Model confidence (mean pLDDT): 78 of 100. The RNA shown here (Fluoride riboswitch aptamer (crcB RNA motif)) has 65 nucleotides and comes from Halobacteriales archaeon QS_4_69_31. The model forms 100% of the base pairs in the Rfam consensus. It was read from a public genome assembly, where an Rfam model found it. The source organism's lineage runs through Archaea, Methanobacteriati, Methanobacteriota, Halobacteria and Halobacteriales.
RNA sequence: GCCCGUUCGGGCGAUGGAGUCCGCCUGUCCCAACCGCCUAUUGGGCUGAUGACUCCUACCGCACA
Numbered sequence: 001g002c003c004c005g006u007u008c009g010g011g012c013g014a015u016g017g018a019g020u021c022c023g024c025c026u027g028u029c030c031c032a033a034c035c036g037c038c039u040a041u042u043g044g045g046c047u048g049a050u051g052a053c054u055c056c057u058a059c060c061g062c063a064c065a
Base pairs, nucleotide, nucleotide: 008027009026010025011024012023013022016056017055018054019053020052021051036046037045038044039043
């Protein structure tokens, strides 16, 4: 000096917030992880506030008062 592993820190997981867990990236800088799907693709169509679980907020549908 390089590589690998561990601990710790930070960031990320297609629309907001929080808790827990999981995964990914990274720690001199640059950089990285991440930035939805389908199609006949300069056009047209579709799902979801989660990575997963729970809760809150917003939105949508149905029913009742």